[in-house]
RNA sequence: AAAAGGCAAAUCCGUUGAAAAGCGGGAACGCAAAGCCACGGGUCUAAAGCCGAAAGGUUAUGACAGCCGGGCCGCCGAA
Numbered sequence: 001a002a003a004a005g006g007c008a009a010a011u012c013c014g015u016u017g018a019a020a021a022g023c024g025g026g027a028a029c030g031c032a033a034a035g036c037c038a039c040g041g042g043u044c045u046a047a048a049g050c051c052g053a054a055a056g057g058u059u060a061u062g063a064c065a066g067c068c069g070g071g072c073c074g075c076c077g078a079a
Stems, first nucleotide, its partner, number of pairs: 006031002011026006029066001035072003039069003042064003049058003
C1' cells in the first nucleotide's frame, strides 16, 4: 500500500447536573491518535461567594482533549 478493526458531530430518547456539560441507547458529520492528561493559551457556564435597592455585574473551585500547543501511551502494516 491494502485489508481487518476502532472512535463518533449534529440530532432524538433516557438519565445526572444550577448551568456549561457528562453518562447510556439510537444516529453518522467527520477523525490515523476523535486514545489518555486541564500543564500553557483559548472557549463555555456562573450554583455558592462578593458588589448592587433591583435589574444586573463579577468570579472556577465547574466544563471542553472533536480549538491550538505540550506531555504520556499505543493497533494493523505487503513488496
Molecule: c-di-GMP-I riboswitch aptamer
Organism: soil metagenome